[in-house]
Molecule: small-subunit ribosomal RNA
Organism: marine sediment metagenome
RNA sequence: AGAGUUUGAUCCUGGCUCAGGAUAAACGCUGGCGGCGUGCCUUAUGCAUGCAAGUCGAACGGGGCACUGGUCUUCGGGCCGGGGCCUAGUGGCGGACGGGUGAGUAAAGCGUAAGUGACCUGCCCCCGAGUGGGGAAUAACCCUGAGAAAUUGGGACUAAUACCGCAUAAAGUGAUGGAAGUAGGGUUUCAUCACCAAAGCCUUCGGGUGCUUGGGGAGGGGCUUGCGUCCGAUUAGCUAGUUGGUGGGGUAAGGGCUUACCAAGGCGACGAUCGGUAGCUGGUCUGAGAGGAUGGUCAGCCACACUGGGACUGAGACACGGCCCAGACUCCUACGGGAGGCAGCAGCAAGGGAUCUUGCGCAAUGGGCGAAAGCCUGACGCAGCAACGCCGCGUGGGUGAAGAAGGCCUUCGGGUUGUAAAGCCCUUUUCUCGGGGAAGAGGAAGGACGGUACCCGAGGAAUAAGCCUCGGCUAACUACGUGCCAGCAGCCGCGGUAAUACGUAGGAGGCGAGCGUUAUCCGGAAUUACUGGGCGUAAAGAGAGCGUAGGUGGUCUUUCAAGUCCUGGGUGAAAUCUCCCGGCUCAACUGGGAGGGGACCCGGGAUACUGGGAGGCUUGAGGGCAGCAGAGGGAGGUGGAAUUCCCGGUGUAGUGGUGAAAUGCGUAGAUAUCGGGAGGAACACCAGUGGCGAAGGCGGCCUCCUGGGCUGUACCUGACGCUGAGGCUCGUAAGCGUGGGGAGCGAACCGGAUUAGAUACCCGGGUAGUCCACGCCCUAAACGAUGGACACUAGCUAUGGGGGGUAUCGACCCCCUCCGUGGCGAAGCUAACGCCUUAAGUGUCCCGCCUGGGGAGUACGGCCGCAAGGCUAAAACUCAAAGGAAUUGACGGGGGCCCGCACAAGCAGCGGAGUGUGUGGUUUAAUUCGAUGCAACGCGCAGAACCUUACCAAGGCUUGACAUGCCGGAAGUAGGAGCCUGAAAGGGGGACGACCUGUAAAGUCAGGGACCGGCACAGGUGCUGCAUGGCUGUCGUCAGCUCGUGCCGUGAGGUGUUGGGUUAAGUCCUGUAACGAGCGCAACCCUCGUCGUCAGUUGAAUUUUUCUGGCGAGACUGCUGCGGUAACGCAGAGGAAGGUGAGGAUGACGUCAAGUCAGCACGGCCCUUACGUCUUGGGCUACACACACACUACAAUGGGUGGUACAGAGGGCAGCCAAAGAGCGAUCUGGAGCGAAUCCCCUAAAGCCAUCCUCAGUUCGGAUUGCAGGCUGAAACUCGCCUGCAUGAAGUAGGAGUUGCUAGUAACCGCAGGUCAGCAUACUGCGGUGAAUACGUUCUCGGGCCUUGUACACACCGCCCGUCACGUCAUGAAAGCCGGCAACACCUGAAGUCGAUGGGCUAACCUUUACGGGGGGCAGUCGCCGAAGGUGGGGCUGGUGAUUGGGACGAAGUCGUAACAAGGUAGCCGUAGCGGAAGCUGCGGCUG
Repeated sequence: AGAGUUUGAUCCUGGCUCAGGAUAAACGCUGGCGGCGUGCCUUAUGCAUGCAAGUCGAACGGGGCACUGGUCUUCGGGCCGGGGCCUAGUGGCGGACGGGUGAGUAAAGCGUAAGUGACCUGCCCCCGAGUGGGGAAUAACCCUGAGAAAUUGGGACUAAUACCGCAUAAAGUGAUGGAAGUAGGGUUUCAUCACCAAAGCCUUCGGGUGCUUGGGGAGGGGCUUGCGUCCGAUUAGCUAGUUGGUGGGGUAAGGGCUUACCAAGGCGACGAUCGGUAGCUGGUCUGAGAGGAUGGUCAGCCACACUGGGACUGAGACACGGCCCAGACUCCUACGGGAGGCAGCAGCAAGGGAUCUUGCGCAAUGGGCGAAAGCCUGACGCAGCAACGCCGCGUGGGUGAAGAAGGCCUUCGGGUUGUAAAGCCCUUUUCUCGGGGAAGAGGAAGGACGGUACCCGAGGAAUAAGCCUCGGCUAACUACGUGCCAGCAGCCGCGGUAAUACGUAGGAGGCGAGCGUUAUCCGGAAUUACUGGGCGUAAAGAGAGCGUAGGUGGUCUUUCAAGUCCUGGGUGAAAUCUCCCGGCUCAACUGGGAGGGGACCCGGGAUACUGGGAGGCUUGAGGGCAGCAGAGGGAGGUGGAAUUCCCGGUGUAGUGGUGAAAUGCGUAGAUAUCGGGAGGAACACCAGUGGCGAAGGCGGCCUCCUGGGCUGUACCUGACGCUGAGGCUCGUAAGCGUGGGGAGCGAACCGGAUUAGAUACCCGGGUAGUCCACGCCCUAAACGAUGGACACUAGCUAUGGGGGGUAUCGACCCCCUCCGUGGCGAAGCUAACGCCUUAAGUGUCCCGCCUGGGGAGUACGGCCGCAAGGCUAAAACUCAAAGGAAUUGACGGGGGCCCGCACAAGCAGCGGAGUGUGUGGUUUAAUUCGAUGCAACGCGCAGAACCUUACCAAGGCUUGACAUGCCGGAAGUAGGAGCCUGAAAGGGGGACGACCUGUAAAGUCAGGGACCGGCACAGGUGCUGCAUGGCUGUCGUCAGCUCGUGCCGUGAGGUGUUGGGUUAAGUCCUGUAACGAGCGCAACCCUCGUCGUCAGUUGAAUUUUUCUGGCGAGACUGCUGCGGUAACGCAGAGGAAGGUGAGGAUGACGUCAAGUCAGCACGGCCCUUACGUCUUGGGCUACACACACACUACAAUGGGUGGUACAGAGGGCAGCCAAAGAGCGAUCUGGAGCGAAUCCCCUAAAGCCAUCCUCAGUUCGGAUUGCAGGCUGAAACUCGCCUGCAUGAAGUAGGAGUUGCUAGUAACCGCAGGUCAGCAUACUGCGGUGAAUACGUUCUCGGGCCUUGUACACACCGCCCGUCACGUCAUGAAAGCCGGCAACACCUGAAGUCGAUGGGCUAACCUUUACGGGGGGCAGUCGCCGAAGGUGGGGCUGGUGAUUGGGACGAAGUCGUAACAAGGUAGCCGUAGCGGAAGCUGCGGCUG
């Protein structure tokens, strides 16, 4: 720091996704050790049990325990003491700290900075003064009651640092008066009056410690203020103690804090009120930063303590482990009543994906009490559990190649695991055992942790490795299994038989006591853009204007110093962070020092800029004066042309309309034509990228009223300006209301056509409407898809309006200038297209708007509207894209140019018949398989009776019909006749009986071959042509397809290859940012045509010549003329041949996953006594049909018969076969010749001559069938060919449609060959006879080039829209139903404060005759307030709901074809009507 993903490719826009870091985490697999941290995020849910706040006897009386002194004693003990220990109660201090939690709270709650002249402060520190003298009670204890208990009544006694008077009063407080000073109740001070204190205890007798009252301090708190502090405007108005004042009350203290009265204020677009969410901060995570997210542990503040309310005590509370009341819940109960509050530490239950021990200790730190000893302390210090996190360590080190074995892969050679292991040599962190053993404790003792850390010794490589990934992003690849299955997946996407993407294995990569996954946050994301984005076409400029608030603003002088800048001070807690240094062996962790951190406060200074004040200026703006142009607006009038209608005339059969028609109109007289009249609407020509207006928009002429603009002048004002949230006004068409009007046009509607249908396009009618008045509506592709204002930045040109100069007699011309409207274009900008002084350039100011596509401009809510509807405006869900511009193709019922037997012009056919062959279909045991538009179908097959043969039935064989290797065996071995069985194959059987090499010799030995048995293997026309090679078809013998360098473009790509000519041709010429080159074209090759020459078996009698085979010549637009720049074209000459002379071979880059696994080869898969192989028989030859290609015909240009003429090219030894003979003939006999220019096949046929037939189903035609024969072959039944005789079918020229051919061609005629035993209407060749036609390129088909549009790129057999049907999901409406929340009104009203009363009760003080009275207090009662409860009508919000609306998604459903090409009616926008649906039509608008 980026990457993947929209496309065939490209650039841009834009979303989605990934790589990083983090976490109070959880889950899966795995798990050795240590240190330091962290550990209920969910139900502020409920809690068993234990503990978490007590302490003081030096405040007090009493009690208990043991000890002890004195005295008395009846010896039990009593009395007077003494100190010690313990203690319920009274009393004091502390339970307001510490600890927990985050519910509530959007707030003076928190943060920060200030204020308090408006305040408080126990304990602590400092300073001053005082501490005198009295009184009355009451717990405990005792007696006696009530109660189950909790608890409690009555009587009697008693103490105090408990309680109450009195004295004293410096100071204090209050009042009054005065002074200094001042900021208001601050401070200092004077005078007078009034008021208010106290407590003791201990003692070594020195004192100590308390207490009271003041002053000061420290620390702590209360209150107040500036600034900061989440989301929603689909919450816009809120407020009655509300805002202020006065009096009273209240508080420590200001205050509507409270109350009475008075006034009517206060808050709010700088967001009040309402709703939602949330403890805030230091910080933490991330980030380059700015920011964003977050607030767990630690620290500061706040709030809460079962829920709600309340006060009491106190220095401090409205009090977590206090009290009272109400409520819910739980527990006890004797049913009468009671008790309780873990959001303290452990722990339990529940919830949840999920969060620990009912541990040890007060040794340390800290806290409470105490004089102290000490006691208490789940604060705290430690330990336990958990890889939850961070950090550290280890699981060994060295050596070791026969590169072991095993695994995996393999091209079978090997590679890899891999120095890895083993082996050998070491080490001991860790582990186990043994020994020693701390610091933490300031001062003697005292250590939970802990026999821990640490140290020493011994033992032994020993106790210790996993997880994820390996298609791209993204480091890492193979095999097998699976076969759109199972599965994977963060995005793109993998899987349909060779998957590096699934599963497993081997290997590899990454990290490592962890590794992955999930969740969440930041980042990447400049994807909310302050730093740092945009708005012509991608999302985005409001339809336009006027103008309020606000924002912003020319020039000069002066002043202030708010912003701004500099400087000093304060604060910004600690921790955290950064740097430096230090302590644990390092690190994490931790100690010390420094630094950083604000939009904060105070002081001082500066004054350029902004701002405030004051005063000027004229250039911005406005006004005056003089001119000018104009469809600018409103009102009234008026004119002609045209349409229609009415009346009349002339006139007669049609008219009208269309692609063609029909409906319609017309003999009741139309249309046409002439004259007259009525009425409404619109204003031809002028007319123009002309004018005017803010936009919408505005068009005959005249008059009236009226707005704006431009030019000139420089007379006036003196910044008065710009923009503009809300607001207001205007706003085409359609539409709405009321009333008119209505000629034409014309939604709807009715007919006629078209069509598969036609709710359309076309035609005939036609209502609203279109017009007018008044009132609404407020939307458009309201567009320049471009907000307004100002300034600056090359030009050229056209045009509208004005001014000036020059010129002229004058208009014109020419030049300059201001304002407008256009075209082109530089710099610059832009993704590109393009824009370019009328900016989309460069800047400033203000407003509006955008943030992926769909859902949706929709729902709900609100506002507006008569309605239609408008404005504002979401979410769930869903997709990985949706888009813009440009590029290359392809395509178009787009355009241009050109070519081809493409059409046309011709000739002959096919399609009809019969037959042959092939195919489909059907049939079958099998009818083997393949080929399937052109480019399958007389194709593979150059020839199926057996064989072929792959198919079927039946019968056999199993190392096999065939190849190679290895092991073993065997001498009467291998082989094997006759014979038996059988359809054959095969099986049985066995007379006879071997070969080669070695050795002197061999049936016998050895080896080999062959054989037998066995193992490897053979074999497969079994599958996959979509795994392949090779070969082939096709576009197409079409003229194309590319490259190098250069140039252009951000790029895909373009240029070259386009243009103008020309050609059969990208053939050539010319032009040209291109210049060259390659594969194609052409030429080179073969055949034919002319000539020359050489040779010559054969051939004719020899030669010329013919012929055969070589070699060579010839043709090149070379020559002439014309046209043309040239290329070239046209004409001509010569020539055997003329413009490529004719034919052949030759097939560019590529396309069709075209064809072929059955020709061959080959990967993979499958079969292995069978899917192999052998045999017999059958089938491939079937037959209602359909198609394709052929043959033969339908006849006289013919058929029959007789005679007669002329080829070429081929073939021949298991062959061709002569002469001669036989047979009507097929053929047979025969055997000469020939391996062939020698012999044979070999009579060519059409033709020609002659004759018969005379237009008919025939002397045409030959199918079919019968009989008799021939040939091949083991064998012609299924199923061959030929001959003779007989038979004699259809067919009389072939519908729609369709094929071939442009010259030695078509057509007609025969001949030969391959295949082959035999079989040719097929195929491949050969010659003979031998035409017609081409005006031309409009149309059909195919192709080439250029151009245009495109939403296509699997490329039009494309893409794609809507209804309907089915399934799933989310959501709106809905009669209702059920909850929640906060208010409001009324009723009731606990505790309690306050107030009133207080007849009952009442120790202290006063008085008194001591009875009583007074003062004060209490109970009780009443009142205000008041939690909760009840009733009621509304509000907000959630759930559910028969039914219903649309939406999204779903592999192949239905109907149509709306859009993309002129998409077949150009499309789209607004509106209205209509229609199964897309949609159609009307009106106005836009060009995208």